Predicted 3D model of a 71-nucleotide RNA (transfer RNA) from Chroomonas mesostigmatica CCMP1168. Taxonomically the source falls in Chroomonas mesostigmatica (Eukaryota, Cryptophyceae, Chroomonadaceae, Chroomonas). The sequence is in RNAcentral, with records from ENA. It is recorded under the gene name trnG. Rfam family: tRNA. Rfam classes the family as a transfer RNA.
[in-house]
RNA sequence: ACGUCGCUGGUUUAGUGGUAAAAUACAUCCCUGCCACGGAUGAGACUCGGGUUCGAUUCCCGAGCGACGUA
Repeated sequence: ACGUCGCUGGUUUAGUGGUAAAAUACAUCCCUGCCACGGAUGAGACUCGGGUUCGAUUCCCGAGCGACGUA
């Protein structure tokens, strides 16, 4: 330099054109003599900019970052 792939709560992963799920961690409460375990509730995210569409996290183009490959 070129090419391929990926980017989703603090972290790890699902998901898919109709608004986003789980685990873990965190906070509050319950339980306990206390802690732990367990239970309930809550907050927390689609990398960015354009395009297509009634509607985009999803499709297309570009950018950024990361991984891999070729030279």